[in-house]
Predicted 3D model of a 194-nucleotide RNA (Group I catalytic intron). It matches the Rfam family "Group I catalytic intron". The family has 12 seed sequences and 5,602 matches in Rfam 15.1.
């Protein structure tokens, strides 16, 4: 040059392809509360995916319990307290670096935030976490201005980390696929083996 294929995220179902589902995220629409605006928070019908910044920084705790829970699957075939589980939190404990009290040699307390929450798990390592900045856009109460109008310490830069990118994982107490044994109507679980 073409040809396929994807386009915000995520996790089924199916599986040659094709063809769907469930959940999250912003934007457009209306409703209420907040707030001076910018906008923030809930909820809701439908659409829809154009954007969603750069830098230094820290890598700690990671346990013990406990309520939910969609699609899918099994099963009744009138009838679950059935399975597996993307997900949403609770209580106690525990936590690095940055902030706040006290104490000032240390130590000790709070807020926020995090673990708890991978495929039982181990390890590295920075983000889509925490801190501090830097930047970019809105917004101008209040302050300065004779007025025009300038200013931010007020906003916005989504969401994915119930493990993101990667080593690893029977020669260890310990992941997974097939084989075997048990348990179960089933879907399924457990056990060792490798």
């Nucleotide at each position: 040059c073409a040809a396929g294929g994807g386009a915000c995220u995520u996790a089924g179902a199916c599986g040659c392809a094709a063809u769907u589902u469930g959940a999250g995220u912003g934007c457009a629409c209306c409703a209420g509360c907040g707030g001076a605006a910018a906008c923030g928070c809930u909820g809701g019908c439908u659409g829809u995916a154009g954007a969603a910044c750069u830098g230094c920084u820290c890598a700690a705790a990671g346990u013990c319990g406990g309520g939910g829970a969609a699609a899918c699957c099994u099963g009744u075939c009138a009838g679950a307290u059935g399975g597996c589980g993307a997900u949403c939190c609770c209580g106690a404990g525990c936590c690095a670096a940055g902030c706040c009290c006290u104490c000032u040699u240390a130590g000790g307390g709070g807020a926020a935030g995090g673990u708890g929450u991978a495929g039982a798990g181990a390890c590295u390592a920075g983000a889509c976490g925490g801190g501090c900045a830097g930047c970019a856009c809105c917004u101008a109460a209040g302050g300065c201005g004779a007025a025009a109008g300038c200013u931010a310490g007020g906003g916005u830069g989504a969401a994915g980390g119930u493990a993101u990118a990667g080593u690893c994982c029977a020669g260890a107490c310990c992941a997974c696929a097939a084989a075997c044994g048990c348990c179960g109507u089933g879907a399924g679980g457990c056990g060792g083996c490798g």